[in-house]
Context: one part of a larger RNA
RNA sequence: CUGGGCGUAAAGCGUUCGUAGGCGGUUAUUUAAGCAAGAUGUGAAAGCCCAGGGCUCAACCUAGGAACUGCAUUCAGAACUGCAAGGCUAGAGUUUGGUAGAGGUGAGUGGAAUUUCCUGUGUAGCGGUGAAAUGCGUAGAUAUAGGAAGGAACAUCAGUGGCGAAGGCGACUCACUGGACCAAUACUGACGCUGAGGUGCGAAAGCGUGGGGAGUAAACAGGAUUAGAUACCCUGGUAGUCCACGCCGUAAACGAUGUCAACUAGCCGUUGGAGGGCUUGUCCCUCUUAGUAGCGUAGCUAACGCGAUAAGUUGACCGCCUGGGGAGUACGGCCGCAAGGCUAAAACUC
Numbered sequence: 001c002u003g004g005g006c007g008u009a010a011a012g013c014g015u016u017c018g019u020a021g022g023c024g025g026u027u028a029u030u031u032a033a034g035c036a037a038g039a040u041g042u043g044a045a046a047g048c049c050c051a052g053g054g055c056u057c058a059a060c061c062u063a064g065g066a067a068c069u070g071c072a073u074u075c076a077g078a079a080c081u082g083c084a085a086g087g088c089u090a091g092a093g094u095u096u097g098g099u100a101g102a103g104g105u106g107a108g109u110g111g112a113a114u115u116u117c118c119u120g121u122g123u124a125g126c127g128g129u130g131a132a133a134u135g136c137g138u139a140g141a142u143a144u145a146g147g148a149a150g151g152a153a154c155a156u157c158a159g160u161g162g163c164g165a166a167g168g169c170g171a172c173u174c175a176c177u178g179g180a181c182c183a184a185u186a187c188u189g190a191c192g193c194u195g196a197g198g199u200g201c202g203a204a205a206g207c208g209u210g211g212g213g214a215g216u217a218a219a220c221a222g223g224a225u226u227a228g229a230u231a232c233c234c235u236g237g238u239a240g241u242c243c244a245c246g247c248c249g250u251a252a253a254c255g256a257u258g259u260c261a262a263c264u265a266g267c268c269g270u271u272g273g274a275g276g277g278c279u280u281g282u283c284c285c286u287c288u289u290a291g292u293a294g295c296g297u298a299g300c301u302a303a304c305g306c307g308a309u310a311a312g313u314u315g316a317c318c319g320c321c322u323g324g325g326g327a328g329u330a331c332g333g334c335c336g337c338a339a340g341g342c343u344a345a346a347a348c349u350c
Stems, first nucleotide, its partner, number of pairs: 004321003007304002012318001014201002017198001021194003025088003029084001031082001033081002039073004049065002052062003091191001092188003095184005103177007110154001115149007125136002162169002206247006215241002220236004258317006266295002269292003273287005278281001299306002323350003332343004
């Protein structure tokens, strides 16, 4: 390299957009670059291969054939790919009217609860645990009632539910804004798919500057437990958690399953849309496309299982794997304020 693979054995980039490249609907025409076929020329000789001859055989020598899978030219043909210029509408997109939604950003508002403070009532305990103690409390706690402040999160609704490319998104109102889906008509006319590099986004933790700080809580302190207890349990408690701006760029970033397209039994639940029926019920029936959950046929699979949302049958393009350890490490490079990230070996060993 060919090949074989990538749910769980090694292997799908966390994810989007997109450059080059690769691939590309239908129809007639042009061209003849590719591809395919034939002929001609060439492809030195020797060697290899085949089959004769000569050394007694063989090695060896020798006449012949084949081969040299290549290159070039010419002729004819026009199926496929390509080129050129045209047409079409089934892909893709635009228009009109609707539908659902925790999709995103910003601003404002709300109630429950915790904590703290003030005031009243009230008195000796509270708190905590397996049991305790540290802790709080006669300077009046806990409890209870009223008031105030402040921060964070939004119970019920809530769902195998919805939206988003992924990360993720959940009180209410307003403003701005992205996408999806449905129905119908008209329009553009292949404008498409994938995507090396590249680019944006990207949980939590962490970092920088400035705020904020109720609860919680790494570190830390104390009390227990224990042989010990740098833990599990308890009382406290600082970073952090929150906001703004900037960085970091990683996760079991998981469906451990790349994206797009086509085809291939059924059953049932659910979100949304359209139509119809009468008993007008948030009822019943039918259809539909886009999702979403559970079974299951064929098929696939080492098995488990997957099964129209495929891990089935195919096509296009990308990424990745090649025994375990050493090691996702060293060195070098690039990025980062740092932490570190990305790229990525070898010796040696089994």